[in-house]
Formats: sequence, C1' cells, structure tokens
RNA sequence: CUUCGGGGCGGGGUGCAAUUCCCCACUGGCGGUAAUCCGAUUUGUCGGAAAGCCCGCGACCGGCGCGUUUGCGCCGCUGAUCUGGUGUGAUUCCAGGGCCAACGGUAUAGUCCGGAUGGAAGAAG
Repeated sequence: CUUCGGGGCGGGGUGCAAUUCCCCACUGGCGGUAAUCCGAUUUGUCGGAAAGCCCGCGACCGGCGCGUUUGCGCCGCUGAUCUGGUGUGAUUCCAGGGCCAACGGUAUAGUCCGGAUGGAAGAAG
C1' cells in the first nucleotide's frame, strides 16, 4: 500500500398497537492462554484448530487538547460463571445449571430500523 474484517425472532399468548412485554426459540468481533482434537515426526518435538462470561483489545459513550468542515490525538468509562467429574495441574476439557450483550427510534429491543455503502481491534498478501 491492497484486500478482508459481527451473528441472531421462527412459533404461541396478551393488547388498539409489541420481531420491544410473557412462554418457548436463536446469536457470540479480535489477540493471548489451553491437559482436548487433527496432521507431521529423526519419538526429542514441530505445525494447525479450540473460552461470549480468565487476561487484554476494539466498537459505543463521556471529558480534554488541536483542527474547527469531515476529523485526529490523549485520558476515562467499558457486560456476564457457578456446581460436579477427571487430573500434579483446567473459570479453557467432560456433564449439568445459570448469566451477559452500547447509543438514538418505536408499546419497554442482544435479534427490527438508524448513525453505518462508516470506523476499528486485527487477519492475509
């Protein structure tokens, strides 16, 4: 520099009205770690995949500075996991239960519409 870079409401109920409430359902960005899995092997190891709730990052939101048209930089904020099993060792494996999901709009929204044909953690070349 180029390309890529977020998924999910289906059924029923109430109601004038709800993909927003109630019952059931469905989804899980990026890097790290890993006792599991796959491949290779000179048997020492090597490579790849593997966590929404462990550590960190990004998005969103707030403040300050610069520019003052779009923005850029810095600082802050930033959700949620227990029980049992195996074992030297697991909040990562196995079994079971639970929990979380920015802002604006609208009958109260993780799943609809909007800022966004945007930006970014990063990945590949």

Predicted 3D model of a 125-nucleotide RNA (FMN riboswitch aptamer (RFN element)) from Candidatus Heritagella intestinalis. The model forms 100% of the base pairs in the Rfam consensus. Lineage of the source: Bacteria > Bacillati > Bacillota > Clostridia > Candidatus Heritagella. The RNAcentral record of the sequence draws on MGnify. It matches the Rfam family "FMN riboswitch aptamer (RFN element)". Gene Ontology term of the family: FMN binding. Its mean pLDDT, the model's own confidence on a scale to 100, is 83.